The prediction has a mean pLDDT of 83.
Transfer RNA from a Candidatus Nealsoniibacteriota bacterium, 72 nucleotides, folded computationally.
The same sequence occurs in records of 2 taxa.
Its Rfam family is "tRNA". It is annotated as a transfer RNA.
NCBI's taxonomy places the organism under Bacteria, Bacteria candidate phyla, Candidatus Nealsoniibacteriota.
This record gives sequence, structure tokens and C1' cells, in this order.
RNA sequence: GCCAGAGUAGCUCAGCGGUAGAGCAAUCGCUUCGUAAGCGAUAGGUCGUGAGUUCAAGUCUCACCUCUGGCU
Repeated sequence: GCCAGAGUAGCUCAGCGGUAGAGCAAUCGCUUCGUAAGCGAUAGGUCGUGAGUUCAAGUCUCACCUCUGGCU
């Protein structure tokens, strides 16, 4: 330099154009003599950045940034 993949909650990841979710972690409560476990609830997101297409974009298109792998 070229090609491919990835970027979404603190972490690991879903989400095939129409209200952004799960598990774990966190906080609160129930339970217990107490702790753990279990159960319930709550909070937590400029969806990597910027443009474009569309009535509508996490999703489609383009550029850029970062990471991973491959080729030379």
C1' cells in the first nucleotide's frame, strides 16, 4: 500500500428500515439471626465520527478514525 471483519450500557454480545434489548456487574427492596445464594424492582446509551438516501436509519450508501486478521 491492497483486501476482509469488527466498533451498540461498566463488561460480553443481540438487534435483516418503524418505541434500543439480554446476560453479568451496580443500586434498592423481599427472604435470613447474619452473609452468600434465590426472587423482585430501579438506574445506566449523543448506537466510533461526519455526511448522504428515506416519511422514518443502530440497520442502507460514502468518507474518515480505531482495533483485529490476511496479502504484498